[in-house]
């Protein structure tokens, strides 16, 4: 670098102790324990493997990911509005396969 996807879905214990939500600004989480660390559990279904037959559904022993709020929202540009509101895109950003 290129494609796919991003409004669904899932936590608990133990160590440890102040940050955490990518970055701006907002707004939230957070000693009723934040980040990280270990164990186990779980959810998805991109790879890969299996059934059924190819498109396709379906399973979930294996590789990723993930398990707080739409990628938390916003930020540019457009569409709307008397303003908002609301909507569509665009930029980044995260997984994923090549």
């Nucleotide at each position: 670098u290129u494609c796919a996807u991003c409004a669904a879905g899932a936590g608990u214990a133990g160590c440890c102790g102040a940050g955490g939500g990518a970055a701006u600004g907002g707004c939230c989480c957070u000693a009723u324990g934040a980040a990280g660390c270990u164990a186990c559990g779980g959810c998805a279904a991109c790879c890969a493997u299996c059934a059924c037959u190819a498109a396709g559904u379906g399973a979930a022993c294996g590789g990723u990911g993930c398990c707080a709020a739409a990628u938390c929202c916003a930020a540019c540009g457009g569409a709307g509005u008397a303003a908002c509101a609301u909507c569509c895109g665009a930029c980044a950003g995260a997984u994923g396969a090549a």
SAM riboswitch aptamer (S box leader) from uncultured Phascolarctobacterium sp., 98 nucleotides, folded computationally. The sequence is in RNAcentral, with records from MGnify. It matches the Rfam family "SAM riboswitch aptamer (S box leader)". Its family is annotated with regulation of gene expression in the Gene Ontology. The model forms 97% of the base pairs in the Rfam consensus.